[in-house]
The RNA shown here (c-di-GMP-I riboswitch aptamer) has 91 nucleotides and comes from an Anaerolineales bacterium. Its Rfam family is "c-di-GMP-I riboswitch aptamer". On this family, see Sudarsan et al., Science 2008: "Riboswitches in Eubacteria Sense the Second Messenger Cyclic Di-GMP". Rfam describes the family as follows. GEMM was predicted in a large-scale screen for bacterial structured RNA regulatory elements. Taxonomically the source falls in Anaerolineales (Bacteria, Bacillati, Chloroflexota, Anaerolineae). The prediction has a mean pLDDT of 89.
RNA sequence: UUCCGAUAACGGCAAACCUGUCGAAAGGCAGGGACGCAAAGCCAUGGGUCUACAGCCGCGCUCGCGCAGCCACGAUCGCCAGGCCACCGAA
Numbered sequence: 001u002u003c004c005g006a007u008a009a010c011g012g013c014a015a016a017c018c019u020g021u022c023g024a025a026a027g028g029c030a031g032g033g034a035c036g037c038a039a040a041g042c043c044a045u046g047g048g049u050c051u052a053c054a055g056c057c058g059c060g061c062u063c064g065c066g067c068a069g070c071c072a073c074g075a076u077c078g079c080c081a082g083g084c085c086a087c088c089g090a091a
Stems, first nucleotide, its partner, number of pairs: 004089002012037002017032006035078001041084003045081003048076003055070002058067003
């Protein structure tokens, strides 16, 4: 230094759920809360998954709109891969 990761040390993060808030939604953020996490730190680049306001298209219509389908330009890094950076040091 690289791999690796302990019933080690110093510490860290925080699922579900609840409250508030933003958003059309998925979901985000803040507080509470801990299921878990050795990158559960960062980046939506590839795949996956979730959502569908707008748009396209069709049907119905009381012509205001309603409903079905498609669609990421939205979301997720706590789904996987990849990239970047980082604390500690038993075997």